Predicted 3D model of a 71-nucleotide RNA (transfer RNA) from Nannochloropsis oceanica. Rfam family: tRNA. The family's RNA type in Rfam is transfer RNA.

[in-house]
RNA sequence: GGCUGGAUAACAUAAAGGUAAUGUCCAAGAUUGCAAAUCUUGUAAUGGCGGUUCAAAUCCGUCUCUAGCCU
Repeated sequence: GGCUGGAUAACAUAAAGGUAAUGUCCAAGAUUGCAAAUCUUGUAAUGGCGGUUCAAAUCCGUCUCUAGCCU
């Protein structure tokens, strides 16, 4: 330099173009003599900028970061 994939919550991982889900963590409560475990409730996320569309995490372009392959 060329090609391919990935970027979603503090962490891990889902998501037919139409309510962004689950587990762990964290906070509150229930339970307990106190804890742990368990149960209930809650906070928190789509890498940046544009485009297409009534509607974009999803499709398209570009940039950044990252993994791999070729040279």